Description:
Two RNAs folded together computationally: RNase P RNA and transfer RNA, 449 nucleotides in total. Rfam match: Bacterial RNase P class A. Rfam classes the family as a ribozyme.
RNA sequence: ACCGGUAGUCAGAUGACCGCGUCCCGCUGUUGCGCAGCGGGAUGAGGAAAGUCCGGGCUCCAGAAAGCAGGGUGCCUCGUAACACGAGGGCGGAGUAAUCCGACGGAAAGUGCAACAGAAAAAAACCGCCCCCGCCUCGGCGGGGGUAAGGGUGAAAAGGUGGUGUAAGAGACCACCGGCCGGACGGGCAACCGACCGGGCCGUGUAAACCCCACCCGGAGCAAGGCCAAGCAGGGAGAGAGGGGUCGCUUGCCCCGUUGUACUCCCGGGUAGGCCGCACGACGCUGCCGGCGACGGCAGCGCAAGAUCAAUGGUCAUCAGUCCCGCUCGGCAUGAGCGGAACGACAGAACCCGGCUUAUCGAAUACCGGUUGGC
RNA sequence: GGGCGAUUAGCUCAGUUGGUUAGAGUGCUUGCUUGACAUGCAAGAGGUCACUGGUUCGACUCCAGUAUCGCCCA
Numbered sequence: 001a002c003c004g005g006u007a008g009u010c011a012g013a014u015g016a017c018c019g020c021g022u023c024c025c026g027c028u029g030u031u032g033c034g035c036a037g038c039g040g041g042a043u044g045a046g047g048a049a050a051g052u053c054c055g056g057g058c059u060c061c062a063g064a065a066a067g068c069a070g071g072g073u074g075c076c077u078c079g080u081a082a083c084a085c086g087a088g089g090g091c092g093g094a095g096u097a098a099u100c101c102g103a104c105g106g107a108a109a110g111u112g113c114a115a116c117a118g119a120a121a122a123a124a125a126c127c128g129c130c131c132c133c134g135c136c137u138c139g140g141c142g143g144g145g146g147u148a149a150g151g152g153u154g155a156a157a158a159g160g161u162g163g164u165g166u167a168a169g170a171g172a173c174c175a176c177c178g179g180c181c182g183g184a185c186g187g188g189c190a191a192c193c194g195a196c197c198g199g200g201c202c203g204u205g206u207a208a209a210c211c212c213c214a215c216c217c218g219g220a221g222c223a224a225g226g227c228c229a230a231g232c233a234g235g236g237a238g239a240g241a242g243g244g245g246u247c248g249c250u251u252g253c254c255c256c257g258u259u260g261u262a263c264u265c266c267c268g269g270g271u272a273g274g275c276c277g278c279a280c281g282a283c284g285c286u287g288c289c290g291g292c293g294a295c296g297g298c299a300g301c302g303c304a305a306g307a308u309c310a311a312u313g314g315u316c317a318u319c320a321g322u323c324c325c326g327c328u329c330g331g332c333a334u335g336a337g338c339g340g341a342a343c344g345a346c347a348g349a350a351c352c353c354g355g356c357u358u359a360u361c362g363a364a365u366a367c368c369g370g371u372u373g374g375c
Numbered sequence: 376g377g378g379c380g381a382u383u384a385g386c387u388c389a390g391u392u393g394g395u396u397a398g399a400g401u402g403c404u405u406g407c408u409u410g411a412c413a414u415g416c417a418a419g420a421g422g423u424c425a426c427u428g429g430u431u432c433g434a435c436u437c438c439a440g441u442a443u444c445g446c447c448c449a
Stems, first nucleotide, its partner, number of pairs: 001371007009363002012319007020044011046346001050357002053355005058221004065251004070217005075089005090104001091102004105212002110210002112206003126151002128147009159177006178202002180199004185194003225276004234267005242256004283302008321343002324340006376448007385401004394432001403419005425441005
């Protein structure tokens, strides 16, 4: 210098003018509260505010109880309020490496499926090879049996190589290699790793098919829910004892009812307002300590949007950035200088928080790996 | 704001234990029928199964993500 990787950061800056939301102060109007107008001050989006994919806080369902069903998670340990998140590690894969990726329990509990092709899709004889019997035109045919070494089909075919052996063959037997199972040993909290002994055990794939195992999960959501104000009109049908309680079923508990004011359905009437919830919280920043780390502890400082037709914007100037064009200089390079023009993303709070995922013009920083060259 | 559902031919819809090739009606094209048209009959064309990945030998189907449309909740 080029190529590549990881981590966190920023999301143009300054000024002028005009405009908007919220809060505070003052003046005027009103007796006052409140409201309205005017003036001043403070403050006003994000890394994803998004998708609503997970997890929690909070609120209501009497309490959130038990069982079944249903759903979720799935190597190990730790972190956390919790998680499907994060950290560290294990195993497998990609890469020369830095580093990255992985829905990563069980197929020997059972069931299902494996189209087409193929003899056969789980324990398999189509061709071939071999043996025996019969027939004859003497190398063919027919019948019986053995064989997974070879061919062929397929996405996938019953461990691999070599040898012994045999009629031909075969883990049938032997050596080595690979895997699995059992036993005891060492390291590690564990996943797992390493080495030893024994066993020919070699029994396909699929669980993002049913299922099994372990663990977790009550339901709904701020349009939750509470308060105030305003307004209204009831009628019909069913239900003959049960019904309801924001749980699919059962049990339990509570409430209402048993000739109807339980409850269910249908038609009709009224409201379309205000306040709280709602901005101090698993909060942010800085420092120290503990920890490899995620994170935790302590101390100090800080308070930082709150709308409800929904504010957070627009114009101009200068500077900075990126790209393009023209001119000049040059050692001719992807260089330097000057001038002009264009561009500036994704997107926008709505109860709050921790994550994940997705979208995003670009900018700069730190560290690491590889190749080449110079000193 | 919150909770759900759908996407298959121009249009309306089928499509189940995942298996060769995705169908129906209507519309379109051509031919026959008719003096001509409609109707009727026959044949044909027309599909990125919304898109992108993953699981699997194999995906319209199973699992994630994205896009668009629709419904409900004071």